[in-house]
RNA sequence: UCUGCAGAGGGCUGAGGGACCGCGCCCGGUGAAGCCCCGGCAACCUGCGUGAAAACGACGACAAGGUGCCAAGUCGCGGCAGGCGUGUGACGCCUGGAAGAUGGGGA
Numbered sequence: 001u002c003u004g005c006a007g008a009g010g011g012c013u014g015a016g017g018g019a020c021c022g023c024g025c026c027c028g029g030u031g032a033a034g035c036c037c038c039g040g041c042a043a044c045c046u047g048c049g050u051g052a053a054a055a056c057g058a059c060g061a062c063a064a065g066g067u068g069c070c071a072a073g074u075c076g077c078g079g080c081a082g083g084c085g086u087g088u089g090a091c092g093c094c095u096g097g098a099a100g101a102u103g104g105g106g107a
Stems, first nucleotide, its partner, number of pairs: 001101002007038001009037004016027003020079005039070003044066003048060003074099001080096006
């Protein structure tokens, strides 16, 4: 930071995949997931510019390098809490967490 953006490409492979659990829903022999090549998106880090004594921070441009990503809101909801709508409840909505992913830092 995660409601935006980006291939119906080629090769290998061969049955599962969408993180975990539950309930759904979707994708997949018209070849998914995984690996490689090509293409692309974006702008977290490096690099560049401005500022500063230096450093940090901030802002800006670029897209060369390091990643990352290219079905569906992190596919939806719930896995914990608070609030609101309700006489109660069911249910619905909102907010924040938890978990996960990615970048950077550290060990």